[in-house]
Context: one part of a larger RNA
RNA sequence: GGCGCAUGGCGGAUGCCUUGGCGGUGGCAGGCGACGAAGGACGCGGCAAGCUGCGAUAAGCUCCGGGGAGACGCAUGCGGUCUUUGAUCCGGAGGUUUCCGAAUGGGGCAACCCGCCAUCCAGCAGGAUGGCGCACGUGCGAGAAAAGAUAUCGCACCGUGAGCGAGACCCGGCGAAGUGAAACAUCUCAGUAGCCGGAGGAGAAGAAAGAAAGAUCGAUUCCGCAAGUAGCGGCGAGCGAAAGCGGACCAGGCCCAAACCGGGGGACCUGUCCCCCGGGGUUGCGGGACCCGGCCAUGGACGAGGCGAGGCGAGCGCGAGCGUCUGGAAAGUCGCGCCGUAGCGGGUGACAGCCCCCUGCGCGAAGCCUCGUGAGUCCCACGGGUAUCCCAAGUAGGGCGGGACACGUGAAACCCCGCCUGAAUCCGGAGGGCCCACCCUCCAAGGCUGAAUACUAGCCACCGACCGAUAGCGAACCAGUACCGUGAGGGAAAGGUGAAAAGAACCCCGCGAGGGGAGUGAAACAGAACCUGAACCCAUGCGCCU
Numbered sequence: 001g002g003c004g005c006a007u008g009g010c011g012g013a014u015g016c017c018u019u020g021g022c023g024g025u026g027g028c029a030g031g032c033g034a035c036g037a038a039g040g041a042c043g044c045g046g047c048a049a050g051c052u053g054c055g056a057u058a059a060g061c062u063c064c065g066g067g068g069a070g071a072c073g074c075a076u077g078c079g080g081u082c083u084u085u086g087a088u089c090c091g092g093a094g095g096u097u098u099c100c101g102a103a104u105g106g107g108g109c110a111a112c113c114c115g116c117c118a119u120c121c122a123g124c125a126g127g128a129u130g131g132c133g134c135a136c137g138u139g140c141g142a143g144a145a146a147a148g149a150u151a152u153c154g155c156a157c158c159g160u161g162a163g164c165g166a167g168a169c170c171c172g173g174c175g176a177a178g179u180g181a182a183a184c185a186u187c188u189c190a191g192u193a194g195c196c197g198g199a200g201g202a203g204a205a206g207a208a209a210g211a212a213a214g215a216u217c218g219a220u221u222c223c224g225c226a227a228g229u230a231g232c233g234g235c236g237a238g239c240g241a242a243a244g245c246g247g248a249c250c251a252g253g254c255c256c257a258a259a260c261c262g263g264g265g266g267a268c269c270u271g272u273c274c275c276c277c278g279g280g281g282u283u284g285c286g287g288g289a290c291c292c293g294g295c296c297a298u299g300g301a302c303g304a305g306g307c308g309a310g311g312c313g314a315g316c317g318c319g320a321g322c323g324u325c326u327g328g329a330a331a332g333u334c335g336c337g338c339c340g341u342a343g344c345g346g347g348u349g350a351c352a353g354c355c356c357c358c359u360g361c362g363c364g365a366a367g368c369c370u371c372g373u374g375a376g377u378c379c380c381a382c383g384g385g386u387a388u389c390c391c392a393a394g395u396a397g398g399g400c401g402g403g404a405c406a407c408g409u410g411a412a413a414c415c416c417c418g419c420c421u422g423a424a425u426c427c428g429g430a431g432g433g434c435c436c437a438c439c440c441u442c443c444a445a446g447g448c449u450g451a452a453u454a455c456u457a458g459c460c461a462c463c464g465a466c467c468g469a470u471a472g473c474g475a476a477c478c479a480g481u482a483c484c485g486u487g488a489g490g491g492a493a494a495g496g497u498g499a500a501a502a503g504a505a506c507c508c509c510g511c512g513a514g515g516g517g518a519g520u521g522a523a524a525c526a527g528a529a530c531c532u533g534a535a536c537c538c539a540u541g542c543g544c545c546u
Base pairs, nucleotide, nucleotide: 001545002544003543004542005541006540007539008538009537015531016496017495020467021466022464023463024462025461026460027459028458029456030455031164032163039100040099041098042055043054044053046078047077050074051073061094062093063092064091065090066089070082071081072080105114106113107112115132116131117130118129119128120127121126134161135160136159137157138156139155140154141153142152169200170198171197172196173195174194180187184234210217211216221248222247223246224245225244231239232238253448254447255446260279261278262277263276264275265274266273267272268271284426286391287390288389289388290385291384292383293382299379300378301377302376306373307372308371309370310369311368312367315363316362317361318360321336322335323334325332337354338353339343345357346356347355397421398420399419400418401417402416403415407433428443429442430441431440432439483490484489503530506517507516508515509514
C1' cells in the first nucleotide's frame, strides 16, 4: 500500500408519515369602484423583529343573536389584566378606517411637497370642518372676426363616466409568421396568435322581404345524425356545408315610424309647410288610417309594504362496553354484552360502531335569498264596408372595385363595404344559386326579447386503480421569498425528538464548543446537528498478501 472482516464517523438514500398539492362532480356566486376599489406604504401590543389582525376609536369600538368557562392571535417568557353583572370565541348589523393608488385642488422621483375658497372658533398667532380635477349629459348665462349664428368662455346639478378583476368565457375593429403544399407565388397555417374597443353573469343571435318544392314548415340558440356527403380546390396540399330528421329549451313573444285625430310652437310667398307632446297603429289568409255596427267584461305583465311558505344560516338535541392477558400505553388477545335511520371519516400512548369529535336523524336565532299573495301602474284582443290616404330613400337596385358566404370569378345567386348612379307604395316590392316565364314563398331599408349554450377567479360539500417532500403547484416550511438582472424578467433550497417536554436538576473535565456521570423516558445509538439511517468516502482494530 492492497484486499477482507468488525466498530465508529461522515452522508442522507430507503421505508413509514402528511399540514400541501393535482384532477374532478354537484351546488352557490359571478363582480368591486368617486359612499374612493383592487393593490400597497406607514403605523397600532406593557416589553414587539416577523407573520396575522386592525387603522390615530388602530391584535381593536357599539348593538343584536349564539355559546357557557375560561381568556388576553402565531407565541410556550416576564409583568399585569379581563371573566357567570357571561369574558375569550362564532354568526349578523353598524361605527372608525392615516397616506398612496382611477387618485380627482396644483405638483411629484407612489405612499411626498405646495396651495386656494367658504363657514365656525379665536385678542393675535392660529385651529376645526367642508369644498376646489377632467369628459360627457341636462339647464342657464356670457360671447368674436361678422348683423344673426357659430367657435369660444363661464355657472349649476344628491346626473353619468373614469380604474380593477379569471392568462376564463362573449361580441366587434385591426390582423401576422414559422408551417403545409416534400421548392414556391394562388392556396394553407387562419380570420388563428397578437393588439385595441365593449359588455354580461352570461354574451351573441332572434320573431321570416326565411327554409322549401307542387307537399309543406313556422323566431333564435345548442347537441346528435345527415357527412367527410354535396361542393370548393395551382381540382394540388387541403377546405368543407345546408335542407331534412332526432333531441335540449320553448314565447310563429313584443315595441315603434307613417296615414289620421287633438293640443302647443315656429316659418314665410296668408294657406300651406315644419317641429314638439299626447292619442292612433304595427300587418302578408295583406294590414292600418277612414266609415258603419258591436264591446266595458275577461286575459296578461310589472310590482311597494305586510302576511304566508321554503332555503341558507352561528349553533342545539339524541344510541350503545365491561372484564381478562400481553405491554410503557389497549383501541390488540380471550370472554361475555349492547346500539344501529348512526359500522362516512378523524382523534385518543398499537388496530375503537358503543372513550372524544363527528356521522345519521331531527331542530334552528339575528340576518339574507327565493316563491306565493298583493295596493297600485300598465298592456292585449270583435265583425263588415269603401278603394281616398299610409305602410321606413340617397334606401332597394345598377356599374366599377373589394370583402364575406364551405363556394379561390366561376354559370355565382344571396349578404356586407368604398366610389359613381339611382326606383316603386299593394294594379306595390323581395326571394326561390346566372338569366326569362309560369308558379310558390315572403314583406327589406327602426328597435327589444327569457330558456336551452360557453366559462370559473371566489365560496360550500363530496370524490379519486392522483402525488407523497429530487414526487405533487415554483412554493407542505414566513415563496413569487432569498438570490440574480439597469430592466423586462428569471427564480431556489428548506418537512419528521417523544405518547407526553417528562427538552436532561445536580456533580465532574473544559475558556468555550463538546463530553463523562446522575436523572426523565418503553427506548437517549429517540438529546434537540433529534424516526428509519443504504451507498460513496474517512478513521481505528484484527487477519491475509506485497
Large-subunit ribosomal RNA, domain I from an Oscillospiraceae bacterium, 546 nucleotides, folded computationally. Taxonomically the source falls in Oscillospiraceae (Bacteria, Bacillota, Clostridia, Eubacteriales). RNAcentral holds the full RNA, with entries from ENA. Its mean pLDDT, the model's own confidence on a scale to 100, is 84.